Annotation: This is a predicted structure of a 73-nucleotide RNA (transfer RNA) from a Candidatus Microgenomates bacterium. It matches the Rfam family "tRNA". Rfam links the family to the GO term triplet codon-amino acid adaptor activity.

């Protein structure tokens, strides 16, 4: 230089292939315990890597751009 793949919540990942963004950890309340911790219930928490473009709608399609990993020269 030139291919592919990844990028979603504090972490790990999903999201049926356009049609209201979820789940396990984790944090915090509760409730249970004399209390801690384990367990049960319920809550917080997202500019979906950046910019623009198609669509009524865009995580998701399409262009260029960041990073990051794998090949090839």
């Nucleotide at each position: 230089g030139c291919g592919c793949a990844c990028a979603u919540a504090g972490c790990u990942c999903a999201a049926u292939u356009g049609g209201u963004a979820g789940a396990g950890c984790a944090u915090c309340a509760a409730g249970c315990u004399u209390a801690u911790a384990c367990c049960u219930u319920g809550a917080u928490g997202g500019u979906u890597c950046u910019a623009g473009g198609u669509u009524c709608a865009a995580g998701u399609c399409c262009u260029a751009g960041u990073g990051u990993g794998c090949g090839c020269a």